[in-house]
Formats: sequence, structure tokens, C1' cells
RNA sequence: AGCUGGCCAGACAAUCGCCGCCUGCCUUUCAGCAAUGGAAGCGGGGGGAGGAAAGUCCGGGCUCCACAGAGCAGGAUGCCGGUUAACGGCCGGCCGCCGAAAGGCGAGGAACAGGGCCACAGAGACGAGCGUAUUAAGUUACGGUGAAACGCGGUAACCUCCAUCCGGAGCAAGACCAAAUAGGCAGGCGAAGAUGCUGCUCGCUGAGCCUGCGGGUGGGUCGCUUGAGCGCGCGGGCAACCGGGCGCCUAGAGGAAUGAUUGUCCACGACAGAACCCGGCUUACCGGCCAGCUUCU
Repeated sequence: AGCUGGCCAGACAAUCGCCGCCUGCCUUUCAGCAAUGGAAGCGGGGGGAGGAAAGUCCGGGCUCCACAGAGCAGGAUGCCGGUUAACGGCCGGCCGCCGAAAGGCGAGGAACAGGGCCACAGAGACGAGCGUAUUAAGUUACGGUGAAACGCGGUAACCUCCAUCCGGAGCAAGACCAAAUAGGCAGGCGAAGAUGCUGCUCGCUGAGCCUGCGGGUGGGUCGCUUGAGCGCGCGGGCAACCGGGCGCCUAGAGGAAUGAUUGUCCACGACAGAACCCGGCUUACCGGCCAGCUUCU
């Protein structure tokens, strides 16, 4: 001067808040015979965004719907082997290209199944013709250009063919509990007077009333975060990865918390905010640290 891989993403303290979780009780209240449990109040403890939480581009889990089997259409992938829950990811190897090197990049099957296209130059560019010479004869040879020229040319990130894979929708998935009012169904009562005024009797009124069931709406609970999890060492493997041991629990809301103020310090702080979860890819990003490697002096 570079290449590859990994890590960090202002630090500390105080005060005041916000969202979950656990826990205590001179308390209050609800349910219950009680044990106890729920809620409120006042305390205590602990947790509280990311390497990309993003784009939603691939793949899977989970949920509901559909589904005998086969095929068509459509989409994706495409050297060889491995890895994995799966992949278009990752790892190893070969080949090609770039680089002085470390290293980086590659949709990298098939062009005698068929169709299309081939810039510029060139007389002519895909289908055989044309020019010159030659021959019994399109019979033979040559043809400036161009990647390719008179031919079994090139091109498939052009159609296509071949091989493999792919059902659809997505947590507003979906499951459960369950009011009032209106409507539905069933049973019972009702002009021999239901019901209402009205707790009872009288009176007035005059066609509905009562009970049960089931569906839907508001509302509530679950799904929801313990998971293909994370850390440290061990064994196998070149590696991706796999196996087993010990330890840890690390947001879970539902108009949606993760903040504000002050002080001290430094290298003065980028891109950016979870919403069912996970494995990747891609994109954005002030800077700093570590390890290995290449080259020059």
C1' cells in the first nucleotide's frame, strides 16, 4: 500500500417517568364453608430494540382452506460433490475471466429437435447465392472485410429442449370464552285476558309473554416468545456443519413502552426503531479494535 474474516456501535452516575415479569403486606374489596384465588393501594427485585429490527427478495416452522393418482399451463433453479428443517443460501473442488500477489467475480446443462437474431466493416451475415480462375459437369480452387464467409459458424440473463423443485392464503393466520338490543328455532302459557301501570288488591290497558338453544357484533383470553436459542470449552470434519458436556433466560405491546433532565469524561458518537418466529440474501452506515495473509521499502 492492499486482501480476507471477526467484534464494538459513546461511557459512567444521579433524579423523574413508561411497558411487561416475579415478589412482600397494620391495608381495601370481590368470589368461596374454608384453604385459597382475582383486583386495587403501598413497597421491594429484575428485564426492556438492531447489526441491519429495514427491503419483504428467497427458504422453513406454525395456522386455516384445498387435496386419490397422473398430466397440461405457469414460475424458479441449472459444472461436480457436500451441508441443512429448507433454500436460489453456505462450504470444498474443477473450469473461465480480472489482479503482480493475497484474493475477487461467474444463471457454468443442451446449438446435428426446431424457430429467431448476429452491430461495425464488408459486394454478400444465415442461406445459399455472388465474383474471378478452372472443368466434360456447380467440377474444383480462391475471395480484401469481419468474432464468424461460401460450413456440421456464434448466440439459450432470445424463444425453446432436457433435468429437478414448487397447492393457496397468511398471526388482521387461527382457537376459545361470551353481554345488551334486534332477528331465528323449539317448548310452554295466553281473548275463560297474557303483558304493562305496579311490590300486593282493585281499576285501566288489550296481544303477546316466559323459558331454553344456536349463530353473529361489541368485549375478553390464548396464539406470544424456551427457541432448528445463546455463551464457554471438548470430540469428528479441509470447511460449511454435526455430536455430546456445563452454564444462562435475554422485550412481548395492542394506539402500541424502551424516554427525559443534570453532572463528569473521551476518540464528540453513523445508519437507523421490534409487532408470530427462525435460516439466508440485498440495501444503508461516523468511526474504532482484533486476527490471519500478500506486496514494496